[in-house]
Small-subunit ribosomal RNA, 3' major domain from an uncultured bacterium, 479 nucleotides, folded computationally. The full RNA is in RNAcentral, with records from ENA, Greengenes and SILVA.
Context: one part of a larger RNA
RNA sequence: UGACGGGGGCCCGCACAAGCGGUGGAGCAUGUGGUUUAAUUCGACGCAACGCGAAGAACCUUACCUGGGCUUGACAUGCACUCGACGCCCGCGUGAAAGCGCGGGGUCCCUUCGGGGCGGGUGCACAGGUGCUGCAUGGCUGUCGUCAGCUCGUGUCGUGAGAUGUUGGGUUAAGUCCCGCAACGAGCGCAACCCUCGGGGCUAGUUGCCAGCGCGGGCGUAAGCCUGGCGGGGACUCUAGCGCGACUGCCGGUGCCAAACCGGAGGAAGGUGGGGACGACGUCAAGUCAUCAUGGUCCUUACGCCCAGGGCCACACACGUGCUACAAUGGCGGGGACAGCGGGAGGCGAGGGGGCGACCCCGAGCGGAUCCCGAAACCCCGCCUCAGUUCGGAUUGUCCUCUGCAACUCGAGGGCAUGAAGCUGGAAUCGCUAGUAAUCGGGGAUCAGCUACGCCCCGGUGAAUACGUUCCCGGGCCU
Repeated sequence: UGACGGGGGCCCGCACAAGCGGUGGAGCAUGUGGUUUAAUUCGACGCAACGCGAAGAACCUUACCUGGGCUUGACAUGCACUCGACGCCCGCGUGAAAGCGCGGGGUCCCUUCGGGGCGGGUGCACAGGUGCUGCAUGGCUGUCGUCAGCUCGUGUCGUGAGAUGUUGGGUUAAGUCCCGCAACGAGCGCAACCCUCGGGGCUAGUUGCCAGCGCGGGCGUAAGCCUGGCGGGGACUCUAGCGCGACUGCCGGUGCCAAACCGGAGGAAGGUGGGGACGACGUCAAGUCAUCAUGGUCCUUACGCCCAGGGCCACACACGUGCUACAAUGGCGGGGACAGCGGGAGGCGAGGGGGCGACCCCGAGCGGAUCCCGAAACCCCGCCUCAGUUCGGAUUGUCCUCUGCAACUCGAGGGCAUGAAGCUGGAAUCGCUAGUAAUCGGGGAUCAGCUACGCCCCGGUGAAUACGUUCCCGGGCCU
């Protein structure tokens, strides 16, 4: 000077408490440990590894194993020699393919005539390595932590390490601001500037909109109702660009006449309006040599390369993360309604037809504010009446559908049948303070298909509680 203390003071955070829903029990999904295996490729390991790298393992991917093959190599550059029936096209043998052989066909380009270009072969130099070291590294990332801190110049003090400033009194989400002070200033952080949501204004009006006017279409005897389809219109909604708006600005109180705090007015919105992006000096020899890059080291007819099949999907067990439930605030059948974000050409597919269904056939429109994909919870009517059930759907049998060269290992989906465990879960433990939790569905990336119940996003319905800071955990300042 720090760090630490079952020392002290002050203060924060879903840290506790208050409250709501879960996990821990069941079945299944998924990751991991372990075990097994020819191989079950590798990495990640308290928080901060374990639905993590995987935003897509049947082949491919693939790094692993077994077997078959190649050796200047699947890929780059250079040199020497050589070929221009070598490469290319067609075919044959062998083979699981890769590969190894064989046959047939028809042509190299430029030239200053020295040669050069292109392609093949032989040889050399080299290539190649997801082999090792993240304790040699760059880059990137996690974490403390969106915590309020970390420093510098000059001056002053101290022999010095260093101190002061940054401590103190208030205040704030904040080293935020005010006051004081041997300090005075400054930098990186905080905040603001950026994006988005919330109010209104201006501009603009197609593919969006339709109040008023006219036309058309559908239903209807009619009255009328429905319909942006058309003329037209810019009012409204909306779209998307520009500006306005919020600053403790105004009023009252408290305070030191300060900073600020409390209350009020106005306002769509207040005291950081909600959310996001943004992460100081540093810590953990944190993570990554398997994204990439890279020092060193190791392999060189193999630790490189190609191929087929298998494995990464194993299963006595153990743990993490999830999904579905155990039912009546529910299940089932019938009827009715309302989103937003997005995506679409090898695609989205209206509409019509077939099938109980997955799906199949025909196929309009749409590279899309135009066409297409489009809700569920909810509401109404009815059944079930507390039962391992009309709860629950695992498991298994069988018949199908689809993708794909190919679904045995090892895909998803549908029909019928089967209907398991499960009656709210021990010790323990997690999330959340508002459009949040809970609950309901929708979209997207990856992607032929899909093991997605994952991840990221979107909207619908929509709570309870916070006395308080003694205690648990983490953190800040002073001592």